[in-house]
Molecule: small-subunit ribosomal RNA
Organism: uncultured prokaryote
RNA sequence: UGAUCCUGGCUCAGAACGAACGCUGGCGGCAGGCCUGACACAUGCAAGUCGCGCGAUUAAAGCUCUUUCGGGAGUGUAUAAAGCGGCGAACGGGUGAGUAACGGGUGGACAACCUGCCCUUUGGUGGGGGACAACAGUUGGAAACGACUGCUAAUACCGCAUGUCAUUAUCGGCAUUGUAUGAGCAAAGAAAGGGGCUUUCAAGCCCCGUCAGAAGAUGAGUCCGCCCCCCAUUAGCUAGUUGGUGAGAUAAAAGCUCACCAAGGCAACGAUGGGUAGCCGAGCUGAGAGGUUGAUCGGCCACACUGGAACUGAGACACGGUCCAGACACCUACGGGUGGCAGCAGUGCGGAAUAUUGGACAAUGGGCGAAAGCUUGAUCCAGCCAUGCCGCGUGAAUGAUGAAGGCCUUCGGGUCGUAAAAUUCUUUUCUGAGGGAAGAACAACUAGAGGAGGAAAUGCCUUUGGUCUGACGGUACCUCAGGAAUAAGGAACGGCUAACUCCGUGCCAGCAGCCGCGGUAAUACGGAGGUUCCAAGCGUUGUUCGGAAUUACUGGGCGUAAAGGGAGCGCAGGCGGCUUAGUAGGUCUAAAGUGAAAGUCCGAGGCUCAACCUCGGAAGUGCUUUGGAAACCCCUAAGCUUGAGUACGUGAGAGGAGAGUGGAAUUCCAGGUGUAGCGGUGAAAUGCGUAGAUAUCUGGAGGAACACCAGUGGCGAAAGCGGCUCUCUGGCACGACACUGACGCUGAGGCUCGAAAGCGUGGGUAGCGAACGGGAUUAGAUACCCCGGUAGUCCACGCCGUAAACGUUGUGAACUAGGUGUGGGAGGUAUCGACCCCUCCCGUGCCGAAGCUAACGCAUUAAGUUCACCGCCUGGGGAGUACGGUCGCAAGACUGAAACUCAAAGGAAUUGACGGGGGCCCGCACAAGCGGUGGAGCAUGUGGUUUAAUUCGAGGCAACGCGAAGAACCUUACCCAGACUUGACAUCCCGGGACAACCAUGGAAACAUGGCUUCCUCUUCGGAGGCCCGGUGACAGGUGCUGCAUGGCUGUCGUCAGCUCGUGUCGUGAGAUGUUGGGUUAAGUCCCGCAACGAGCGCAACCCCUAUCCUUAGUUACCAGCGGUUCGGCCGGGCACUCUAGAGAGACUGCCGGUGAUAAACCGGAGGAAGGUGGGGACGACGUCAAGUCAUCACGGCCCUUAUGUCUGGGGCUACACACGUGCUACAAUGGCCGGUACAAAGGGCUGCAAACCCGCGAGGGGAAGCCAAUCCCAAAAAGCCGGUCUCAGUUCGGAUUGGAGUCUGCAACUCGACUCCAUGAAGUCGGAAUCGCUAGUAAUCGCGUAUCAGCAACGACGCGGUGAAUACGUUCCCGGGCCUUGUACACACCGCCCGUCACAUGACCCGAGUCGGGUGCACCCGAAGUCGCUGGCCCAACCCUUUGGGAGGGAGGCGCCGAAGG
Repeated sequence: UGAUCCUGGCUCAGAACGAACGCUGGCGGCAGGCCUGACACAUGCAAGUCGCGCGAUUAAAGCUCUUUCGGGAGUGUAUAAAGCGGCGAACGGGUGAGUAACGGGUGGACAACCUGCCCUUUGGUGGGGGACAACAGUUGGAAACGACUGCUAAUACCGCAUGUCAUUAUCGGCAUUGUAUGAGCAAAGAAAGGGGCUUUCAAGCCCCGUCAGAAGAUGAGUCCGCCCCCCAUUAGCUAGUUGGUGAGAUAAAAGCUCACCAAGGCAACGAUGGGUAGCCGAGCUGAGAGGUUGAUCGGCCACACUGGAACUGAGACACGGUCCAGACACCUACGGGUGGCAGCAGUGCGGAAUAUUGGACAAUGGGCGAAAGCUUGAUCCAGCCAUGCCGCGUGAAUGAUGAAGGCCUUCGGGUCGUAAAAUUCUUUUCUGAGGGAAGAACAACUAGAGGAGGAAAUGCCUUUGGUCUGACGGUACCUCAGGAAUAAGGAACGGCUAACUCCGUGCCAGCAGCCGCGGUAAUACGGAGGUUCCAAGCGUUGUUCGGAAUUACUGGGCGUAAAGGGAGCGCAGGCGGCUUAGUAGGUCUAAAGUGAAAGUCCGAGGCUCAACCUCGGAAGUGCUUUGGAAACCCCUAAGCUUGAGUACGUGAGAGGAGAGUGGAAUUCCAGGUGUAGCGGUGAAAUGCGUAGAUAUCUGGAGGAACACCAGUGGCGAAAGCGGCUCUCUGGCACGACACUGACGCUGAGGCUCGAAAGCGUGGGUAGCGAACGGGAUUAGAUACCCCGGUAGUCCACGCCGUAAACGUUGUGAACUAGGUGUGGGAGGUAUCGACCCCUCCCGUGCCGAAGCUAACGCAUUAAGUUCACCGCCUGGGGAGUACGGUCGCAAGACUGAAACUCAAAGGAAUUGACGGGGGCCCGCACAAGCGGUGGAGCAUGUGGUUUAAUUCGAGGCAACGCGAAGAACCUUACCCAGACUUGACAUCCCGGGACAACCAUGGAAACAUGGCUUCCUCUUCGGAGGCCCGGUGACAGGUGCUGCAUGGCUGUCGUCAGCUCGUGUCGUGAGAUGUUGGGUUAAGUCCCGCAACGAGCGCAACCCCUAUCCUUAGUUACCAGCGGUUCGGCCGGGCACUCUAGAGAGACUGCCGGUGAUAAACCGGAGGAAGGUGGGGACGACGUCAAGUCAUCACGGCCCUUAUGUCUGGGGCUACACACGUGCUACAAUGGCCGGUACAAAGGGCUGCAAACCCGCGAGGGGAAGCCAAUCCCAAAAAGCCGGUCUCAGUUCGGAUUGGAGUCUGCAACUCGACUCCAUGAAGUCGGAAUCGCUAGUAAUCGCGUAUCAGCAACGACGCGGUGAAUACGUUCCCGGGCCUUGUACACACCGCCCGUCACAUGACCCGAGUCGGGUGCACCCGAAGUCGCUGGCCCAACCCUUUGGGAGGGAGGCGCCGAAGG
């Protein structure tokens, strides 16, 4: 998609998460927890420590001394606030703003560097000096914070001595500036410190410091190779830029900085610019390759309100330091100050969203200290949160009256469901009680032991025992007691996708991931029951990967689905023939180093298991170094000829450019002849023509194009090229094999060519001819047709650069069956020669094998099998559009998106349907005829209108004289009014025994009341049944709804010839074949052929009626012959005939001739009652129309239940400005009227048909024989025939309408019956457009009967017979149908599909006068802090000279370069 195959997008099922939201929530373990605003922050804490560096202080115990007994002084152990000094504060902790970078990863380099504390080692630690804090005094300020004067110590500071390193120079070896050694010179250079022990007070020893040097370790710094996102709608960038020399700066190389010199450097292997982003180990996903991410943990980097800067220091340009500028906030006495949670908690705002202002330094780690110790929001713990992972539980066993209850139900039952209850058991968890770890060992103290060294002691080192230290926390864990006790939800159930029913709702409410559900029977909405899947969670949303081979390296494509550049040349690039040698870049191999830990994987182990944790291993596909191999690729060298090319010979050609030239034709001009039209069209008109056209002849002019030849023939790269001749010129094929020696293929950019149209300048212009004018056509006709006609078409030069530029098929090379044409060349055979024939090469067609393809198709000219290179594609629309850029005179071209929107768009093939496509055929389909309808009146049905109601249904054919084969009441379903409620009707139960009928009263009736009257059948005698009345509830009842829930029945296409199946075959498949084809038929009827062979439902036949005959039977039918007769088959009789109704016969293309394929069959004929289906009927394939019917009946669901049921009276269905359908009667003379007269068939009849006879003009009445019917009756058939009359007129046509009088039916003819009689006597004179029926016993015409029914609105319907035609050339056309074929974008199928404008509303993008903000480049101005440089008249303790001033040196201040913010 009707179905199919393919292409192609969309969607889902999986896993995961720092998640969020909804519903729900028992426990534990282990993890995790601001992804948003690098937003702003109240409060507390996060970096201190050392008295064994120093001065000066404070408090208390002990001891000593003293005392006026109040106390005071000293000592000593210690201690608090601040200060000088040392170390730390550069670690630890946070964040990811910036950064596309040597920032990170990885591997190297530093012979270009530094390194506090620490380890090892060497040698020292001499002798002096001057200050400043604290403190005291004075003083400024609101505060923050200062100012001045004075005092003082040091492991603070400054000289001197000693002396190594560094530096410089020289020499020798290795050598890049290095390393090692020796010599000389200058700067810097100690804390005589602290504590302890011994002591003969001289000193010695030990510990901690400290200085200089060497070395190590650790940690920094710098440089280099490779790798690290997107945009080319970013293509050029760069002046300190690239390099050199010299100098400066730095710990250190270097344009890092400066002066001079040179002009370089980077870039399509993507510079520059823009956007985005911390990077990695790793995490998630995936079979892998990949894709995506960078939370937690670990490594590196960067940042610390924003920007800039330096100081100190071993280390910073410093998160909890300093200075400056800016924004913000706070304090203020308005003068001025202060601040920086991206530390831990916490707050506000933001946000879908992320926790406590907790405990402890017990452990681990850090800082300081000799140590005790102090400190540590690092850390260890606890708290909150189902955020995740893992584990456990919410009980277990038994238990069928399958309880109650719920739900469903076919009312039988099923299900929830052993589920519950009940009985027995257990106690994980829970509650209570009791017990109770490990994490603790260092250090320190204490009691010993040992060792080195020393004169000894303190001390140092090793070691044993003891003491002491737990935030978590009375926690984990264990035991006891109690009692099933404390503990289940969420989502889904149409398909994908595991799981179905009922109710409610009724395109509403709603659902939805996609397809899609919902319009009265929803497994899709909402609820319920049940079920399914997960489970303390379950769903939803978001995101990533997967599925997606849907970016295809692994692993896709480009003829028609998206996709080959319009064509060629060609730089770069990619790829490249054969042989040899070499090298070792690629490649392969071995080893070494590295690839941190954690993680993943494997194996062990520890928490009861697991998650989690610990240990070991593997892996880490990578990089580096060294050695080895040499086939292949690269490279180097040397060759070769087959790829490619050159030269030679031959040849074909609309190949290109220029010049010249030819004839035919059109038009125009001139002249001649000639006269009324010409021309044009479907038909016309405009137009031309009496001022002489058209036609015809002669002459001339001019432009354009080249008939025939001419050909799926030739040439060219493509576009393209066509008369003939000449000149110039390109390419190609064949032959032969002399030469070069891989010179080749492809080709991003680039360059060139490039139909038509168009543009510019100048020419030219015969014909044709956009635009334009006119005439037609048309609803209109800005078209198609006609008459004119300008650009243009032509030439020259210059642009444009596009086409369905197509073989919709890129170029080159190789390989893979053939057949048959055609163009060019060569060879062979043969010939006198030309042909013919054969072979090879090149080109160009057709058909085909394998193979390929979704199919169609392609197939040595591939779309087959491979290689090389280029171009292009990735759903449809938006759109080849917008913006930007390049090109162009313009038109426009090239490059080329997104928002938004859809769930498809598309290719090929299949079956149908359709076509104002084709072929063949049929039908009262047309045509040929006959008669009608449409006009009139009436009848009838319908619509409409009206009405209380006009009950309902039927609606093109296929509703409308239809349901209705009978509406006055009834029917009746409608309306009005009056009544009934277990009911008019059915079944069950209870009570009673009659009920009915009749009478009376009321009433319109239904009905009500009263009177009268008291039952039947059976019987085992107990009772049972029937009927009636009353009562009770189950129920009755409904012509109420749904014909779109249905059955049944029916209509229609259509009595059209079709519709299918099995097996086989073909096709990937839908499907095809058969069923097509050639004939033929009424027919898919039959024959022949055929990958088909058979079969079924239809056709036909079998059935009925009718036409002929035979036979059987013979009453009620019949009567030939015989008899009788009242003259009637009436009677006897008869069964021959007619007839009746049973059984048979007959017709089959059987026979003959012709045609045909010898077939089927057709044509003609014979015979025959009938001839090719004899005539008619019944009979209706698969299906179509959601055709009709719930009002025949039946039935699901819904609805009503003192009414939508039932009864009754009356009314209505019969209305009437109108419209339509179907009929009847007519309009007349083929007739009307009157009289006479003839011939049917088929029916009906007991509540019936009714004769004769009598009455009535008549309808009819009276009457009653006969008949349950071949017996009697209805019953007269009519047209016809015979005779008469009327004479063309609104009539002697026509009969409507109306008045009067009646008859019949019926309870009743007012609304609303039929018929009769008298009177009345309307329209109508054959019917517009249009339209219907009929092909033979038909049409037309004439009457008869029946059903329904009391009667009848019947002129209807269904039957019956009588009389009885015309025409069919033919299939072009109209309508309908059948078969084959073709096109299709249709498939509810042409009443299809579908396009555009306009109007209104909404969304998105672009443009738009502009406006606002951010980022950035360049130039300039101003220039803070600060380093550096210069200066320094002012200031200054240490050193020097001098005695009081200088000097050296330093500083404030000033100036300059650079310089943030600002302008």